[in-house]
Molecule: Glycine riboswitch aptamer
Organism: Kineococcus aurantiacus
RNA sequence: UCACCCCGCGUGGGAGAGACCCCGACCGCACCGGCCGGGGCGCCGAAGGGGCAACAUCCCCGGAACCUCUCAGGCAGAAGGACCACGUGGGGUUG
Numbered sequence: 001u002c003a004c005c006c007c008g009c010g011u012g013g014g015a016g017a018g019a020c021c022c023c024g025a026c027c028g029c030a031c032c033g034g035c036c037g038g039g040g041c042g043c044c045g046a047a048g049g050g051g052c053a054a055c056a057u058c059c060c061c062g063g064a065a066c067c068u069c070u071c072a073g074g075c076a077g078a079a080g081g082a083c084c085a086c087g088u089g090g091g092g093u094u095g
Stems, first nucleotide, its partner, number of pairs: 002095002004092010018041001020040005026034003042075003048071001049069003055062001
C1' cells in the first nucleotide's frame, strides 16, 4: 500500500397495511374541513426485540434469516425503514 472482516458517517434508491369508527380540545366566516390527544376494532413486517433447523456436544451451553411471533414499531403525507449502490472515516487479524 492492496485484499479481507467489523463498526460508524454522507448521498441516492427502498415495501406492506383503515386518509377506519367514537369522544374531547383547538383552528378556519358557515355548511363543513383541518389538526392534536384518548379509546375501540381491523390490518402490516423491512427499526429494535423474542423463537426455532441444520450443525456441534457425553450432557448443558451454543446455534441464521427476508422464516416465525407481533412486545415494540407502523397503516394519507412527513419521519422512520431491513437491504442495495457509491463515497468516506476508524479498528482488527491474516495474506